[in-house]
RNA sequence: GUAGACUAGGCGGCGCGUUAGCUCUGCGCCAUCUGCUCGUGAGCUUUAAGCAGGCUGCAAGGAGGCGAGUGACUUGAAAUCAGCAAGGUCCUUGCUUGGACGUUGAUGUUUUGUCCUAUUCGAUCUUGCUCCUGCGAACCGGGUCAGAUCUUGAUCGAAGCAGCCCUAAACAGGAACCAAGGUGCUUAUGGGGUAGCAAAACGGAGAAAAAGCAGGGGAAGCUUUUCUGGUUUUGGGAAGCAAACCUCCGAGUCUAC
Numbered sequence: 001g002u003a004g005a006c007u008a009g010g011c012g013g014c015g016c017g018u019u020a021g022c023u024c025u026g027c028g029c030c031a032u033c034u035g036c037u038c039g040u041g042a043g044c045u046u047u048a049a050g051c052a053g054g055c056u057g058c059a060a061g062g063a064g065g066c067g068a069g070u071g072a073c074u075u076g077a078a079a080u081c082a083g084c085a086a087g088g089u090c091c092u093u094g095c096u097u098g099g100a101c102g103u104u105g106a107u108g109u110u111u112u113g114u115c116c117u118a119u120u121c122g123a124u125c126u127u128g129c130u131c132c133u134g135c136g137a138a139c140c141g142g143g144u145c146a147g148a149u150c151u152u153g154a155u156c157g158a159a160g161c162a163g164c165c166c167u168a169a170a171c172a173g174g175a176a177c178c179a180a181g182g183u184g185c186u187u188a189u190g191g192g193g194u195a196g197c198a199a200a201a202c203g204g205a206g207a208a209a210a211a212g213c214a215g216g217g218g219a220a221g222c223u224u225u226u227c228u229g230g231u232u233u234u235g236g237g238a239a240g241c242a243a244a245c246c247u248c249c250g251a252g253u254c255u256a257c
Base pairs, nucleotide, nucleotide: 001257002256003255004254005253006252009056010055011054012030013029014028015027016026020045021044022043023042024041033053034052035051036050037049061249062248063247064246065245069241070240073237074236075235076234077233078232079231080230081229082228083227085225086224087223088222089221090218091217092216093215094213095212096211097210101206108202109201110200111199112198113197114196115192116191117190118189119188122185123183124182125181126180127179128178130175131174132173133172134171141166142165143164144163149158150157
């Protein structure tokens, strides 16, 4: 140096999450030995999954290159939320102009009515009570009881259906007083009452629908804009980490040549 057989060892990584920590199951991105156990988790202890099987085998390991990816952070855009500020909408007020109006009385003031409420006077409707009239009981109301029935030698008598008469309850109609309840109503008294309307009185000349003014003031809500900050999505950049792959170094034990 070559060949063979072995052995130590190897058969992946990053991020999130979990953990005292390391791995695994889980999620994401690359890459790929298999099976079983394992998210109220499972196995280990800095030599850091356990058990079983299989492959490889000085491969490993070290240095460098390349680099799939991942990615703290940063930046652009969009959407959304919050905050300050300003504007608009909205309310109010001032000034200017000023429609329909005004001594046949403007703005304004007072009172009353309309409105609400309590009480009250009546009207009307309904119901109830009382009275009058009518009608009204097959039998379980009354009176009188044909016929028939019972009793008697016969008469008298007894009970008593139908009919007739009188009535009860119920039903119908009418009348007056009273009582209760109601109202699209009325009278009177008291209290309340934002604005409007009407009437009366006081008073004596203005008043204002609308428009304009980068005039003033103002609470809430809505809306617009700038700025600041947060969140999400998306595009770009990116420290660091980094598998596989490539090159070099390195290279245990035994046997044979």